[in-house]
Notes: The RNA shown here (SAM riboswitch aptamer (S box leader)) has 99 nucleotides and comes from a soil metagenome.
């Protein structure tokens, strides 16, 4: 950088010990009943690779590469819907997969 997707799904153990929830800033959250992290084993999930089925649009499975396994990408920061609130839709920011 293009292209697609982001209200759905999925955790235990051990090691270690205090922050974490990308970045600012506001807000709400998780956390010693154990945070980030590292390892290990499960698991979801189906982008990619492979396989089956179909004229195809697509669908099934899921050993193989990624990625994921609180909260919508946890919310909101800018626009637009006359307005406050709330709500909806876009946009930037990100993730993630292909290329």
């Nucleotide at each position: 950088u293009u292209u697609a997707u982001c209200c759905a799904g999925a955790g235990u153990g051990g090691c270690u010990g205090a922050g974490g929830g990308a970045a600012c800033a506001g807000g709400c959250c998780c956390g010693a009943c154990g945070a980030a992290g590292c390892c290990a084993c499960a698991g979801c999930a189906a982008c990619c690779c492979g396989g089956c089925g179909g004229c195809a649009a697509c669908g099934c499975c899921a050993c193989g590469g990624u990625g994921c396994u609180a909260a919508a990408u946890c919310c909101u920061g800018c626009c637009c819907g006359a307005u406050a609130a709330a709500c909806g839709g876009g946009a930037g920011a990100g993730a993630u997969a292909a290329a």